[in-house]
Context: one part of a larger RNA
RNA sequence: UGAUGGGGGCCCGCACAAGCGGUGGAGCAUGUGGUUCAAUUCGAUGCAAAGUGAAGAACCUUAUCAGGGCUUGACAUGCCGCAAAUCCUCUUGAAAGAGAGGGGUGCCUUUGGGAACAUGAACACAGGUGGUGCAAGGUUGUCGUCAGCUCGUGCCGUAAGGUGUUGGGUUAAGUCCUGCAACGAGUGCAACCCUUGUGUUUAGUUGCCACCGUUGAGUUUGGAACCCUGAGCAGACUGUCAGUGAUAAGCCGGAGGAAGGUGAGGAUGACGUCAAGUCAUCAUACCCCUUAUGCCUUGGGCGACACACAUGCUACAAUGGCCAGGACAAAGGGUCGUGAUCCCGUGAGGGUGAGCUAACUCCAAAAACUCGUCCUCAAUUCAGAUUGGAAGCUGCAACUCACCUGCAUGAAGCUGGAAUCACUAGUAAUCGCCAAUCAGUCAUACUAUUGUGAAUUCAUUCCUGGCCUUGUAUA
Numbered sequence: 001u002g003a004u005g006g007g008g009g010c011c012c013g014c015a016c017a018a019g020c021g022g023u024g025g026a027g028c029a030u031g032u033g034g035u036u037c038a039a040u041u042c043g044a045u046g047c048a049a050a051g052u053g054a055a056g057a058a059c060c061u062u063a064u065c066a067g068g069g070c071u072u073g074a075c076a077u078g079c080c081g082c083a084a085a086u087c088c089u090c091u092u093g094a095a096a097g098a099g100a101g102g103g104g105u106g107c108c109u110u111u112g113g114g115a116a117c118a119u120g121a122a123c124a125c126a127g128g129u130g131g132u133g134c135a136a137g138g139u140u141g142u143c144g145u146c147a148g149c150u151c152g153u154g155c156c157g158u159a160a161g162g163u164g165u166u167g168g169g170u171u172a173a174g175u176c177c178u179g180c181a182a183c184g185a186g187u188g189c190a191a192c193c194c195u196u197g198u199g200u201u202u203a204g205u206u207g208c209c210a211c212c213g214u215u216g217a218g219u220u221u222g223g224a225a226c227c228c229u230g231a232g233c234a235g236a237c238u239g240u241c242a243g244u245g246a247u248a249a250g251c252c253g254g255a256g257g258a259a260g261g262u263g264a265g266g267a268u269g270a271c272g273u274c275a276a277g278u279c280a281u282c283a284u285a286c287c288c289c290u291u292a293u294g295c296c297u298u299g300g301g302c303g304a305c306a307c308a309c310a311u312g313c314u315a316c317a318a319u320g321g322c323c324a325g326g327a328c329a330a331a332g333g334g335u336c337g338u339g340a341u342c343c344c345g346u347g348a349g350g351g352u353g354a355g356c357u358a359a360c361u362c363c364a365a366a367a368a369c370u371c372g373u374c375c376u377c378a379a380u381u382c383a384g385a386u387u388g389g390a391a392g393c394u395g396c397a398a399c400u401c402a403c404c405u406g407c408a409u410g411a412a413g414c415u416g417g418a419a420u421c422a423c424u425a426g427u428a429a430u431c432g433c434c435a436a437u438c439a440g441u442c443a444u445a446c447u448a449u450u451g452u453g454a455a456u457u458c459a460u461u462c463c464u465g466g467c468c469u470u471g472u473a474u475a
Stems, first nucleotide, its partner, number of pairs: 001475001003472003007469005015460001019423001021421003026314008034305002042053002064300007073125001077124002080120002087102006107114002127289002130287003137282001138278003141274001143272001148187006154163003167178003193266004198234007208223002237260001240254002243251002303442001316416001320375002323372001325370002332363003337356002342351003382413001387408002390405001392403001429452002432449001
């Protein structure tokens, strides 16, 4: 100087407490372990692995296994030879491929040849999702958006080092003030950036409708007020008042204001820690394979199933369920697309194909909600697993192994032990909706977005973290 203590002091944080809803019990979905298997490809493993890489495994993907094939190779460059290339047919085969036949000549040219493409041989070489993340890069997680981490000069100390960075206040903050052998500086903090909340200026089409006029309908005439959309500007700074404080920094209360003391949310992650993760994004050093650890292909597997764990979904009902009327969003996406309308079908869907390259048209119906009928506490008109047979859609293909529809079937489950998790306001809880990936989809995931909309916070004893101080032994 660090580390450490069931030492001390100060402070913070959904850390505890208060509250609310979960997980742990049930069924199912997904992931993981284990087991099994020809193979169940690989990575990730306390917090910080386990709905993770994967924003989508039927083939492909695919890296795995079995079989069938290839060996200058699926891909690149160089040398030589032959021949333009594309194309068509047949045999064989599960396909990859192997064999045979036919047709057909182009572009540039100094007529030697050349360019492009195909093919043959020998080599140099290609290739490797093979190994090492404990060789390095890049990138990511974590402590932690915690308030820290350092430097120059000076001073102190024999030196390691200390001081500054400690003290008194204050802050979300090493934030600021003040004192001081320190004086300054850098990096973090904050601000600058984006979204949102208010007003104003400007612009009004595809958006809007107060006045005018009109209709089935902002449909049309008209309007630029309102809403909204885009661009610009203003606005919040402890600015102002009272109190408090050291005449400081600040704190507390008020006024005005759409907003008040960081307005709310996001992006932004210091020096470093964990030989943390990743050689399977990429790139790369070394090692290894080279008729195979490379390449092509068919089929299987990644989807197995006594079990264990994790994350979710659906429930166990009356604050509810079924049926029938009625109302209100935001944000997205669309031309190999979205698909209105009408017809057929109980339905999934099928036929038709208007409009829309989109503030125009379509996806699109928002759902919780509200009004009314039935159910009356029951394993039920709760719950929907499982199974039977029948249909639909995508796609060469739906058996292993997709989704969806209606009919029948109607399992466990009556609020969950020890334990444990999230959350402080438009939050939790609850309700729907969109996109990406995507032919289709195993999405109950993930990301975004509206609607409805709470309760509680006494206080710091304990847990975690930061700063100061102290004991101890150790490096």
Model confidence (mean pLDDT): 82 of 100. This is a predicted structure of a 475-nucleotide part of an RNA (small-subunit ribosomal RNA, 3' major domain) from Erythroxylum areolatum. The full RNA is in RNAcentral, with records from SILVA. The organism belongs to Erythroxylum, within Eukaryota.